[in-house]
Parts: sequence; structure tokens; C1' cells
RNA sequence: GGUCCGUUAGUGUAAAGGCUAACACGCCUGAUUGUCUAUCUGGCACUACGAGUUCGAGUCUCGUACGGACCG
Repeated sequence: GGUCCGUUAGUGUAAAGGCUAACACGCCUGAUUGUCUAUCUGGCACUACGAGUUCGAGUCUCGUACGGACCG
């Protein structure tokens, strides 16, 4: 340099092109308790970046960045 794969809350994963992006752990808050743990209530936080296609994109296409595999 070329080809291919991957990138979604702090972490691990979901999501036939119809979504108000879901679940678990986590964090915050409150309840319970003499205190902690546990349990329970409520809440916080996410589609790597930029374009394109489409009525509608996390999902399809292209480019960039990062990570990985193979080839040279």
C1' cells in the first nucleotide's frame, strides 16, 4: 500500500428500514434497617465522525478515524 471484518450509555450485549433506541451490571435518589449489606421505588447516561439513498437509517451505500485478520 491492497482486501475483508468490527465500532451502540461507564461495562457487557439487544434492536425485519417504522424507535419515544431496549436489557443486565453500574451510578444517583428515596424507602426499609440502630448501621452496612441485601431487597424495593424513581431517575441518569448511548448509535465513532462526515456525507449520500429513502417518506423514514443504529440498520443500506461512500469516505475518514480507530482496532483486528490476511495479502504484498
Model confidence (mean pLDDT): 81 of 100.
A computed fold for a 72-nucleotide RNA from Niastella yeongjuensis, annotated as transfer RNA.
Lineage of the source: Bacteria > Bacteroidota > Chitinophagales > Chitinophagaceae > Niastella.
The sequence is in RNAcentral, with records from ENA and Rfam.